[in-house]
RNA sequence: GUGCCUGUAGCUCAGUAGAAUAGAGCGUUGGUCUCCGAAGCCAAAGGUCACGGGUUUGACUCCCGUCAGGCACA
Numbered sequence: 001g002u003g004c005c006u007g008u009a010g011c012u013c014a015g016u017a018g019a020a021u022a023g024a025g026c027g028u029u030g031g032u033c034u035c036c037g038a039a040g041c042c043a044a045a046g047g048u049c050a051c052g053g054g055u056u057u058g059a060c061u062c063c064c065g066u067c068a069g070g071c072a073c074a
Base pairs, nucleotide, nucleotide: 001073002072003071004070005069006068007067010026011025012024013023019057028044029043030042031041032040050066051065052064053063054062
């Protein structure tokens, strides 16, 4: 340099034949329980869906570019 894959919560990830308040587990915080903890149970907080633009009535999802990481080739 060329091609391909990935980028969604603090971490690991799901969700992609376009739609409805964007989700799970772990973690964090609070409550409950306990002599105190742990475990269990209940609840809450936490996201510009990497960034910019386009298409569309409507985009995490489709198209273009940029950035970052990975793989292959050179």